[in-house]
Context: one part of a larger RNA
């Protein structure tokens, strides 16, 4: 000098930041991922219209009831999303990370762009209905039905195979032309504007893989290795590869530190230092790994998937004892651990994300507010005058002097701050709605209008009145600041040297002083 700090004493305000470093310990409760009716069958609930029926009534009408007709929509089928965003640092000494290359060994939903196409047909199934099992979770059977769900046929390829030729390169090879064979597509909705679907090519974005170099300690760890090292051939993958398997060979690594053990997420950065270096990895950003522990795959463009599935295990809970349910290292919050770390808050107004033509819905991402002197920065606690140098305190050479000290009283002034009252910009521009202009009537532009959690906050004005606001540590030397009293190697102090045994500037108190200041000291850690 620094800190994600803690403790002691003290404490007026604001701005900006930060806030479980320990038990990746266990978790009550709520919320954190949905959306689309412009894909579908439908209609549980809500609103609405018409018609039919019943009751009351002479009638108008009122009540009840039936009908999905309309707005819309619980649950269901279907699409997209849930692989992002958010958390944590257990594991990992590794191509994990950093940096630089390569892929003639690869994939990429949504998006952009280019070209071509969309003909015909079929069988189911959920919901609903009926019925059964079960305490529940859940689940069986029968019958019906739809789709942008599923399947078949047709038509097409630069896909794939064979033959022949050309061009190029970086070993394997790459690319192109012709002929023949084989396989494989599609979905509709419609407000007629469009939106979507299929195939093939290119781009963009995101990823996968490989390689050079760098990346903690211990040799009181010296040998390690059988899928091990290489080959051939199958399999597998988006793709190369012992990735996996069969056979063959006997290799491969190592004092330039293999193997083993311990420790540890890596980097940009941060702290310190003149630098070299040392230390560190909180907050923010990039990458990686993980999601109660271990394993496995399914779906999908993408996961071996935090709020998905299955199996095993530990733990907790429900149970009718037969069987079931759960996973905060998301945001709050609880217990425990600990020296120690916050609210079971508000809003989608902005930014961003998912879905949707849109309106919009969802969003503990985000933006805000609350708590905490945890840090940094800023402001204030008044200013000027005022000497009989008052009273009191303390000290001394003691009728007095010195000091506290212009300090106080007193006079004048100011009002940051505070309290009260009033005004109050911008974060908002888009989208949407209404209108206008241009032309090709759905695009572009313009005008108006709508939308603010924070919050009547920031800020400004007026009134009042010095009013509401100072402490901590130290005073032997290092080190700025000294005397008196008490104590008497006691009580105690102390970072080092050291103080204390009767005149202690070093202990305790007092007066005074020094220093920093809403903080000041102590402890811990790093340079």
């Nucleotide at each position: 000098g620094a800190u994600g700090a803690a403790c002691g004493c003290u404490a007026g305000c604001g701005g900006c930041a930060g806030g479980c470093u320990u038990a990746a310990c266990a978790c009550a409760u709520g919320c954190a991922a949905g959306u689309c009716g412009a894909g579908g069958g439908g209609c549980a609930g809500c609103a609405u219209a018409a018609u039919g029926g019943a009751u009351a009534g002479c009638a108008a009408u009122a009540u009840c009831u039936a009908u999905g007709g309309u707005g819309g929509c619980g649950a269901c089928c279907g699409g997209c999303g849930c692989a992002c965003g958010g958390g944590u640092g257990c594991g990992u000494a590794a191509c994990g990370c950093g940096u630089a290359u390569g892929c003639a060994a690869c994939c990429u939903a949504c998006c952009u762009u280019u070209a071509a196409c969309a003909g015909g047909g079929g069988g189911a199934u959920a919901a609903c209905a009926c019925u059964g099992a079960g305490a529940a979770a859940u689940u069986g059977g029968u019958a019906c039905u739809a789709a942008u769900a599923c399947c078949c046929c047709a038509u097409a390829a630069u896909a794939u195979c064979a033959u022949a030729g050309g061009a190029g390169g970086c070993a394997u090879c790459u690319u192109u032309u012709a002929u023949g064979g084989u396989u494989g597509a599609a979905a509709a909705u419609u407000c007629c504007g469009a939106u979507g679907g299929u195939u093939a090519g290119a781009g963009a974005u995101g990823g996968g893989c490989a390689u050079g170099c760098g990346u903690u300690g211990u040799a009181u760890u010296a040998g390690c290795u059988a899928g091990u090292u290489g080959g051939u051939g199958g399999g597998g993958u988006a793709a190369c590869g012992g990735c996996u398997c069969a056979c063959c060979a006997a290799g491969g690594c190592g004092a330039c530190g293999a193997u083993a053990c311990a420790u540890a997420g890596g980097g940009g950065g941060a702290c310190u230092g003149a630098g070299a270096g040392g230390u560190u990895a909180a907050c923010c950003c990039c990458c990686c790994a993980c999601a109660c522990u271990g394993g496995u795959a399914c779906u999908g463009a993408g996961a071996c998937a935090c709020g998905g599935a299955c199996c095993a295990g530990a733990c907790u809970c429900c149970u009718a004892c037969g069987g079931g349910a759960g996973g905060c290292a998301g945001c709050a919050g609880u217990g425990a651990g600990g020296a120690a770390u916050a609210u079971u808050g508000g809003u989608c107004a902005a930014u961003g994300g998912a879905c949707g033509c849109a309106a919009g819905u969802c969003u503990g991402a985000a933006c805000c507010a609350g708590c905490c002197a945890u840090g940094c920065c800023g402001c204030g606690u008044g200013c000027a005058g005022g000497a009989u140098g008052a009273c009191g305190g303390c000290u001394c050479u003691a009728u007095g002097a010195g000091u506290u000290g212009u300090a106080a009283a007193c006079u004048g002034c100011u009002u940051u701050u505070g309290u009260a009252c009033g005004a109050g910009g911008g974060u908002a521009a888009a989208c949407g709605c209404a209108g206008a202009u241009a032309c090709g009537u759905g695009u572009a532009u313009c005008u108006g209008u709508c939308u603010g959690a924070a919050a009547g906050u920031a800020u400004c004005g007026u009134a009042c009145g010095a009013a509401u606001a100072a402490g901590g540590a130290u005073c032997g030397g290092c080190u700025a600041a000294c005397u008196c009293c008490g104590u008497g190697c006691c009580a105690g102090c102390a970072g080092c040297c050291g103080c204390g045994g009767u005149a202690a500037u070093a202990c305790g108190g007092a007066g005074g002083a020094u220093u920093c200041a809403a903080g000041c000291g102590u402890u811990a850690u790093c340079c």
Predicted 3D model of a 527-nucleotide part of an RNA (small-subunit ribosomal RNA, 5' domain) from an uncultured bacterium. The prediction has a mean pLDDT of 83.